[in-house]
RNA sequence: ACUGCUAUCGGGGUGGGUAGCCAUGCGAGUCUGCGUCACGGGCAACGUGACGCGGCGCACGGCUCAGUAAAACAUGCUCAAACUGCCCUACAGACCGGGAUAACCUCUGGAAACGGAGGAUAAUCCCGGAUAGGUAAGAACUCUUGGAAUAGGUUCUUACCGAAAGGGUGCGGCGCUGAUGCCGCAUCGCACCGCUGUAGGAUGUGAGCAUGGCCUAUCAGGUUGAUGGUGAGGUAACGGCUCACCAUGCCUAAGACGGGUACGGGCCGUGAUAGCGGGAGCCCGGAGAUGGGUUCUGAGACAAGAACCCAGGCCCUACGGGGCGCAGCAGGCGCGAAACUUCUGCAAUGCGCGAAAGCGCGACAGAGUCACCCCGAGUGCCAUCCGCUGAGGAUGGCUUUUGCCCUGUGUAAAAAGCAGGGCGAAUAAGCGGGGGGCAAGUUCUGGUGUCAGCCGCCGCGGUAAUACCAGCCCCGCGAGUGGUCAGGACGAUUAUUAAGCCUAAAGCGUCCGUAGCCGGCCUUGUAAGUUCUCCCUUAAAUGGUAUGGCUCAACCAUACCGUUGGGGAGAAUACUGCAAGGCUAGGGGGCGGGAGAGGCGGGUGGUACUUGAGGGGUAGGGGCGAAAUCCUAUAAUCCCGGGAGGACGACCAGUGGCAAAGGCGCCUGGCUAGGACGCGUCCGACGGUGAGGGCGAAAGCUGGGGGAGCGAACCGGAUUAGAUACCCGGGUAGUCCCAGCCGUAAACGAUGCGGACUGGGUGUUGGCACGGCUUCGGGCCGUGCCAGUGCCUCAGGGAAGCCGUUAAGUCCGCCGCUUGGGGAGUACGGUCGCAAGACUGAAACUUAAAGGAAUUGGCGGGGGAGCACCACAAGGGGUGAAGCCUGCGGCUCAAUUGGAGUCAACGCCUGGAAUCUCACCGGGGGAGACCGCAGGAUGACGGCCAGGCUAACGACCUUGCCAGACUCGCGGAGAGGAGGUGCAUGGCCGUCGCCAGCUCGUGUUGUGAAAUGUCCGGUUAAGUCCGGCAACGAGCGAGACCCCCACUUCUAGUUGGUAGCCGUCCCUCCGGGGAUGGCCCACACUAGAAGGACUGCCGGUGUUAAACCGGAGGAAGGAGGGGGCCACGGCAGGUCAGCAUGCCCCGAAACCUCCGGGCCGCACGCGGGUUACAAUGGCAGGGACAGCGGGAUCCGACCCCGAAAGGGGAAGGCAAUCCCACAAACCCUGCCUCAGUUGGGAUCGAGGGCUGAAACUCGCCCUCGUGAACGAGGAAUCCCUAGUAACCGCGGGUCAACAACCCGCGGUGAAUACGUCCCUGCUCCUU
Repeated sequence: ACUGCUAUCGGGGUGGGUAGCCAUGCGAGUCUGCGUCACGGGCAACGUGACGCGGCGCACGGCUCAGUAAAACAUGCUCAAACUGCCCUACAGACCGGGAUAACCUCUGGAAACGGAGGAUAAUCCCGGAUAGGUAAGAACUCUUGGAAUAGGUUCUUACCGAAAGGGUGCGGCGCUGAUGCCGCAUCGCACCGCUGUAGGAUGUGAGCAUGGCCUAUCAGGUUGAUGGUGAGGUAACGGCUCACCAUGCCUAAGACGGGUACGGGCCGUGAUAGCGGGAGCCCGGAGAUGGGUUCUGAGACAAGAACCCAGGCCCUACGGGGCGCAGCAGGCGCGAAACUUCUGCAAUGCGCGAAAGCGCGACAGAGUCACCCCGAGUGCCAUCCGCUGAGGAUGGCUUUUGCCCUGUGUAAAAAGCAGGGCGAAUAAGCGGGGGGCAAGUUCUGGUGUCAGCCGCCGCGGUAAUACCAGCCCCGCGAGUGGUCAGGACGAUUAUUAAGCCUAAAGCGUCCGUAGCCGGCCUUGUAAGUUCUCCCUUAAAUGGUAUGGCUCAACCAUACCGUUGGGGAGAAUACUGCAAGGCUAGGGGGCGGGAGAGGCGGGUGGUACUUGAGGGGUAGGGGCGAAAUCCUAUAAUCCCGGGAGGACGACCAGUGGCAAAGGCGCCUGGCUAGGACGCGUCCGACGGUGAGGGCGAAAGCUGGGGGAGCGAACCGGAUUAGAUACCCGGGUAGUCCCAGCCGUAAACGAUGCGGACUGGGUGUUGGCACGGCUUCGGGCCGUGCCAGUGCCUCAGGGAAGCCGUUAAGUCCGCCGCUUGGGGAGUACGGUCGCAAGACUGAAACUUAAAGGAAUUGGCGGGGGAGCACCACAAGGGGUGAAGCCUGCGGCUCAAUUGGAGUCAACGCCUGGAAUCUCACCGGGGGAGACCGCAGGAUGACGGCCAGGCUAACGACCUUGCCAGACUCGCGGAGAGGAGGUGCAUGGCCGUCGCCAGCUCGUGUUGUGAAAUGUCCGGUUAAGUCCGGCAACGAGCGAGACCCCCACUUCUAGUUGGUAGCCGUCCCUCCGGGGAUGGCCCACACUAGAAGGACUGCCGGUGUUAAACCGGAGGAAGGAGGGGGCCACGGCAGGUCAGCAUGCCCCGAAACCUCCGGGCCGCACGCGGGUUACAAUGGCAGGGACAGCGGGAUCCGACCCCGAAAGGGGAAGGCAAUCCCACAAACCCUGCCUCAGUUGGGAUCGAGGGCUGAAACUCGCCCUCGUGAACGAGGAAUCCCUAGUAACCGCGGGUCAACAACCCGCGGUGAAUACGUCCCUGCUCCUU
């Protein structure tokens, strides 16, 4: 400033931006010295008015900020280089004379504006002369001021110039015309106003000098009146101000010249200050008046409400010609985001004129307008009641600031205000916000559902939103409150006060050196800087303090004070400066003996390589991860000796040496530079840093040589999805030399140069001194000092990493550089270059980060160590092919309910669903606790015959009867929900994890995040243990613990046992056997208690450890075997369908129930099983041996019937007693003889049985018949290390019935490894 919503009042202030254009009105007049005219009774007087002459004013006031970087401004000084109207002071004067002209009259031009000619006239109008006076020159006076005469004074001489209005008014006197007076004319006096000169003052102005205050070097050279002189002109005055001539200067890195921007100051905003930003109002100064130029008048102007000219714009016109200039007050138009009334008055203040009265003034004083700024006030108070103790509302009362009305005062006129009276709570509250920052809902209610929307930034919204939209409540400010835009401060975020540059942005690649800046010790002087005291100044306003005036305040007034700056006087002399003198510690020179890949230009030699010739020799060579291109039969590769060529300088060689840096490496001699050390040697501050210049790797460029090897580009071969690469075979520029450019690098210590100070330890190089040893050599060893070069550490520093006498510590001097990331080291301009390009070096735009150091974790086709049959290896057996079973997908369907999806979904959801289950589909029926409304003894609800409806039903409908109190028709609210959300949850589970980890307390370290402990060595199944260690301990895990099995002992003895003893009965080949009862508890068994194993013992290894290896004994040996338990946590893993549960939804349907169907559907795909493919087998007959378990409307012996499934009876058993219950593989005998079979049993047909209300969809069993695929299973993949795998059967769960599933049980019973980290993964350390 604009804008949204809103608005009661008062006071004080402020308000056109674009120097764009402007209609209309107003904004500067006044006096009466003079003349004329008109009017009044109006004559010559007087008054008023008009016109003109004249005087003063119009150079002020008012407006604006375009230009201006200096002709401005501010501060200080100067004019010995100046002027100054009106005003003040002092002195002296105003003498003699002359002239013109306007108004007016006559004529005349023109449309107008405006003139022209002739005639008349006055003055305070104009002119001549005089005097006063002035100017110049010369001389004299040692007269004055002063820092200095070029200034001034006095006297004389000469020359030149050269004042005035004696007017007006008033009073008084006298004279003339006139009867007197007034008046007029002449004259005299006094007073006032005015006039002239000189001198001074005051005021105002002009000029000069110094200092100060913007940006830009991507503007570095500028300048011809330019710099100075002589002379002249001009000015109030100096001056190149102007001109003629002469000279060639002058300004500039302390920024000239150019460009951009801008009126300057007092002051204003902000800030603790320093500072940064601004220049509105008011005051001072400047400048301008449509743009530009010129000039007159005047004391003053280069003048805009004066003139002239040009330009552009507008207006009038009779087309000939004229007129205008609001950046004065109002007002209008255009533009713009943006800004008021064509008001009143000269009453106050002030200005002009006037002697004055007075006149004039859009200056000014007032009023009007707009929430633009500042300040002040109000929108009520009390009681009772309602309301939740609220928010609020109702009723009654009180007060009257404010408001409205009346009177007076107030004012120039009004208004406000003030004084008095009246009325009535009346006339008056909003805006923004409530997730954080940031105050107000630490989750109030409803709606919405990543939608709509919010949000400066972070961020909210995906169904429980404290953030969206609303309601309620709350917070902030309040006649205002929010939003947007522009600018400022806040920012130590441009750092003078007061930052930085190893890695965050930032040290020039390096050296020499001009200006500049800085500079050792002592003495003397000076007093410029510096310090102190005093005085003056720094306008007013502003600021501070105090007091006062408006009711307070804002505002205003008065008094005092005041920062800063400037000037003057005096004092001090430590430091700095200046001047003079001295010194040697800085610096430099000299001498001495030494070190060195220092540089430049020569010379000699060396190995390797390539190449050509010769000799030998034969089939390959070369190359790679593997190959190929390539070379080779014209003889390669390889070996031998000799020739040529170019490049290079192995070993020595080193944290070594030298050099300013770049850089420098065979040997040798020439020239040359620098440094260290030593010296009772010399100079005497000569120094430090440094815009400019030199040097400057590699690559590249120009010209000329050279070219062995290597080798960009290029060609080929491989690799690959591709391979314009990495690898291989070739190969041109180049690499090398000479001459000349280029001028850059991670030119790095990412660390500018110089100086001083501040602890140690340990190497190494050079020199010197000293000591010891000596094979005496240029030897060896040691100590100290100086100089260089490394490492480690203290203090200190640092964001840390780290630096640490070679500082990144503590200080000084100088230079360079930085100011978020990107755009960009780009563009433009300039300089350099042959080019490539280098140096200098922006902006628009875009973005909330970019970046440094360190930390924790994760990850890696990084490294190291260890481990695992859900890893490999060595093995065994499977899956993947077939049939069937089962789960999943897909498809289909009215429905095929839903969940689970790598390991860690898929014989999983105890999920073997005929109904039920059940959630799905089709059809039918039922049901609302409680409340309100409505209905109901004129009969609700219920029951029933008949008929209808229907698949069926008093469920419903029609009619009738019984019966007697409630009723679902409407609105709420419930029950119930296997309806939704497992991403709102609890609980439970899976999995990482058959892992060995996860943490804490205290201490310590670190600015901190964090670290340490938990690391290292050894060891273990194990963060298991031992040793070390700034850690010491502890917890959860591991282990221990609990259960089962294996051995022994004890206790116990029924339902178990039957050895022994005693009976009874039966059989007998007389040996004995069997059955049964009792004693009994030996054995077995059962089930309770205890023991046992601990690296305890021996040997070895190991650190005398932990532990490992071997052995003894023992039923068992190093965790004896198996199981249970299984950390902190992660996976938004799974489950709302087991249960619980928030929210949402349905609520007479998504609730409850019935019937039927479906979950079993089948072109297909996948997982898990089962049966097999057969002879280690099949079939038939005979024979043997288990364990875990289960049993009440259950297990069912045994008998009978049946071929069997099964049926009919039925003892016993609530179970160590009875039953399920004959285990099977196995053994023996026989048959089969390698075949789609006597293998295999799918499928289908027939008959029968069982369960059940019911086996059609859709159960199981038996018998007979049928007799399919399948002849060992591709890629791939799973499980397993011993009583394990594999094979064999048995029991239980589910269950009315149904097992190829699951959970258990026993029987037979192997192979291989005793390792590794290759694959898949896990743990630890490190990066």
RNAcentral holds the sequence, with entries from Greengenes. The RNA shown here (small-subunit ribosomal RNA) has 1327 nucleotides and comes from an uncultured archaeon. Its Rfam family is "Archaeal small subunit ribosomal RNA". The family is grouped with related families in Rfam's "SSU clan".